[in-house]
Predicted 3D model of RNase P RNA and transfer RNA as a complex of 446 nucleotides. It holds a member of the Rfam family "Bacterial RNase P class A". Rfam's curators write: Ribonuclease P (RNase P) is a ubiquitous endoribonuclease, found in archaea, bacteria and eukarya as well as chloroplasts and mitochondria. The coordinates come from a structure-prediction model, not an experiment, and the mean pLDDT is 78.
RNA sequence: UGAGUAGGACGAGCGGUCGCGGGUGUCUACGUGGCGCCCGAGGAAAGUCCGAGCUCCUCGAGGCAGGGUGCUGGGUAACGCCCAGUGGAAGUGAUUCCAAGGAAAGUGCCACAGAAAAAAUACCGCCUAAGCCACGUGCGAGCGUGGACGGCAAGGGUGAAAAGGUGAGGUAAAAGCUCACCAGUACCGCUGGAGACGGUGGUAGCUUGGUAAACCCCACCCGGUGAAAGACCAAAUAGGAGAGGAGAAGACGCCUCGCUUCGUUUGACUCUCGGGUUGGUCGCUUGAGGUGCUUGGUAACAGGCAUCCCAGAUAAAUGACCGCUAACCCCUUUGGGGUACAGAACUCGGCUUACGGCCUGCUCAAUUC
RNA sequence: GCGCCCAUAGCUCAACUGGAUAGAGCGUUUGGCUACGGACCAAGAGGUUGGGGGUUCGAAUCCUCCUGGGCGCACCA
Numbered sequence: 001u002g003a004g005u006a007g008g009a010c011g012a013g014c015g016g017u018c019g020c021g022g023g024u025g026u027c028u029a030c031g032u033g034g035c036g037c038c039c040g041a042g043g044a045a046a047g048u049c050c051g052a053g054c055u056c057c058u059c060g061a062g063g064c065a066g067g068g069u070g071c072u073g074g075g076u077a078a079c080g081c082c083c084a085g086u087g088g089a090a091g092u093g094a095u096u097c098c099a100a101g102g103a104a105a106g107u108g109c110c111a112c113a114g115a116a117a118a119a120a121u122a123c124c125g126c127c128u129a130a131g132c133c134a135c136g137u138g139c140g141a142g143c144g145u146g147g148a149c150g151g152c153a154a155g156g157g158u159g160a161a162a163a164g165g166u167g168a169g170g171u172a173a174a175a176g177c178u179c180a181c182c183a184g185u186a187c188c189g190c191u192g193g194a195g196a197c198g199g200u201g202g203u204a205g206c207u208u209g210g211u212a213a214a215c216c217c218c219a220c221c222c223g224g225u226g227a228a229a230g231a232c233c234a235a236a237u238a239g240g241a242g243a244g245g246a247g248a249a250g251a252c253g254c255c256u257c258g259c260u261u262c263g264u265u266u267g268a269c270u271c272u273c274g275g276g277u278u279g280g281u282c283g284c285u286u287g288a289g290g291u292g293c294u295u296g297g298u299a300a301c302a303g304g305c306a307u308c309c310c311a312g313a314u315a316a317a318u319g320a321c322c323g324c325u326a327a328c329c330c331c332u333u334u335g336g337g338g339u340a341c342a343g344a345a346c347u348c349g350g351c352u353u354a355c356g357g358c359c360u361g362c363u364c365a366a367u368u369c
Numbered sequence: 370g371c372g373c374c375c376a377u378a379g380c381u382c383a384a385c386u387g388g389a390u391a392g393a394g395c396g397u398u399u400g401g402c403u404a405c406g407g408a409c410c411a412a413g414a415g416g417u418u419g420g421g422g423g424u425u426c427g428a429a430u431c432c433u434c435c436u437g438g439g440c441g442c443a444c445c446a
Stems, first nucleotide, its partner, number of pairs: 001365008010356001012325007020040008042341001046352002049350005054226001056224002061261004066222005071085005086100001087098004101217002106215002108211003123156002125152003132147006164182006183207002185204008230282004240273005249266005275445003289308008327339005370442007379395004388426001397413005419435005
């Protein structure tokens, strides 16, 4: 210098003028008022994908079914999140990624091709040793040639994937059939670690395909409802019509739709249609809160002390203009122009997605000293 | 604000318990028929299965993240 990789902080500042929402003080003619002071969008407010708080369903009950998660240890209110590790994969490397339990519980599937897609098999191929048949030969045992029955899975070929690999022995030809080495699996020791797991030695020829983001099995977790929850006040209307339903029934609690035990309730019930309203108050912002210092911990995080109060609207405020300064980019360069993604809606913790420039560590390559 | 569903050719739909060139009708193009047009007959073109990533030997189909579209949910009596 270039290429890459990981992380951090930030998301302009100051002043002036005019406005908007909320809080508070004061004045007042007591009102939808005036004046002063304070506060007023984000790192993602987004997607609504997870986890909670809070709310109601009388309590929120039991089971089936259903859904979710899935290496180990830790963190946390909790999590599918985070931290630290283990194993595997990618990369020269920094580093990154992994829905990473079970395929030796069972079932299914593996198109085409291929002999065969999982305890199965022979298309080409290799072999006629033993037994049988025919022919030749021999006095004969036998020998030779051919065949049927048969043996083999070494080689070829198919496929994404082919029943451990290499070598030697062995054989008619072959094969873990036997042996040596290598790889894996299971078991038994020793050993390191809290554990996942690692190292090392031995035994067994044990060699058992893939797929669980197919069903399933195992372990753990899960009731629903979401602020249009819910509580109160006020206003208005046709207290209307139809259907269901007699307790051994219906509706609801209950789960996408469901089943069941049990419970609650029922002519003041349930559903559908029709009718009316589109107002106000609370919930509502002090919270697993922020900032700084410090202690423990590798870290996530936790404890202690000090300090601060930091939006609360309801069709919805958080804005507009001017001046100066800073950063970066562009152009026709004493100047001019431009400023990424994006807008709270009950509140938190995460994840994911969108986005601008800045800074730092590390890795690789080239060049120079 | 909250919940649910959908996306395949220009249009309307198939193929959704994974299997290799993704089909059908209408439309469209070319040729035939006709004096010309329609109808009819024959042949053809047209698809990154909304986009990216993953699982698998293999994805329209399974999983996940985006994009776009649609539907439902207020209170009172």